[in-house]
Molecule: transfer RNA
Organism: Bacteroidota bacterium
RNA sequence: GCGGGUGUAACUUAAUGGUAAAGUAAUAGCCUUCCAAGCUGUAAACGUGGGUUCGAUUCCCACCACCCGCUCCA
Numbered sequence: 001g002c003g004g005g006u007g008u009a010a011c012u013u014a015a016u017g018g019u020a021a022a023g024u025a026a027u028a029g030c031c032u033u034c035c036a037a038g039c040u041g042u043a044a045a046c047g048u049g050g051g052u053u054c055g056a057u058u059c060c061c062a063c064c065a066c067c068c069g070c071u072c073c074a
């Protein structure tokens, strides 16, 4: 330099044009003599910027980060 893949909550994964879902973790309460476990609740996310669309996490373009392969030079 070329090609491909992946970016969603603190972490691991869903959803695939129509109000973004869960598990773990966090936190509050209940329970318990206390702790753990269990039960109930709460907060938290679509990598960035454009485009298409009535509507974009989803489709298109560019960029950014990471991973893989190929090539050139040293």
Stems, first nucleotide, its partner, number of pairs: 001070007010024004018054001026042005047063005